RNA sequence: CCUGCAUCUAGACGGGAGGAGGGUAAGGCCCUGCGAAUCUCGGCCAACCGGCACAGCACGGUGGCAAUGCCUUUCGCUGCGGCGAAGCGAUGCGGG
Repeated sequence: CCUGCAUCUAGACGGGAGGAGGGUAAGGCCCUGCGAAUCUCGGCCAACCGGCACAGCACGGUGGCAAUGCCUUUCGCUGCGGCGAAGCGAUGCGGG
C1' cells in the first nucleotide's frame, strides 16, 4: 500500500517545553494568547487482541481522553422529526 471482518450517539486531563494554529480536504460551525499544533512526564478511559483466579481486572500490545466520526455527499423510505443502506474516514483484528 491492497484486501476481508468488526466497531464508530458510551467513557476518560493535568504539569513542563513550545508559541499559532487545530478539528483529514473544502464549506459551515466550533476550539484556541484564560495558550493551537508538536514534544515530553505523569494520570485517566476501556473499544479490539492477548493474559488471568473472566458479570471482572487495566497486567502486555494497539487505540483514545471538546462537540455523534462536530455537521455535510448519494440512494431508498418517511408521519418531514428522522430512519436504513452506500460512499468517504478512523481504529482494531486477520490475509496478501

A computed fold for a 96-nucleotide RNA from a Planctomycetota bacterium, annotated as SAM riboswitch aptamer (S box leader). Of the family's consensus pairs, 91% are formed in the model. It was read from a public genome assembly, where an Rfam model found it.